[in-house]
RNA sequence: AGGUCUUUGGUCUAGUGGUAGGGUAAAUGUCUCCAAAACAUUUGGCGAGGGUUCGAUUCCUUCAAGACCUG
Numbered sequence: 001a002g003g004u005c006u007u008u009g010g011u012c013u014a015g016u017g018g019u020a021g022g023g024u025a026a027a028u029g030u031c032u033c034c035a036a037a038a039c040a041u042u043u044g045g046c047g048a049g050g051g052u053u054c055g056a057u058u059c060c061u062u063c064a065a066g067a068c069c070u071g
Stems, first nucleotide, its partner, number of pairs: 001070007010024004018054001026042005047063005
């Protein structure tokens, strides 16, 4: 330099056009003499910009970060 892929809460991950779901973590409560476990509730997310569309995490494009391949 050219090409391919990935980016979703603190963390791991599902979701391929119609209200973003789960595990784990965190907070609160119930239980317990206390704690743990269990159960219930809550908080928190689509890397950034632009475009297409009635509607975009999803499609197109630019950028950013990362991984890999070729030379």
This is a predicted structure of a 71-nucleotide RNA (transfer RNA) from a Candidatus Glassiibacteriota bacterium. Its Rfam family is "tRNA". Rfam's curators write: Transfer RNA (tRNA) molecules are approximately 80 nucleotides in length. Rfam links the family to the GO term triplet codon-amino acid adaptor activity. Taxonomically the source falls in Candidatus Glassiibacteriota (Bacteria, Bacteria candidate phyla).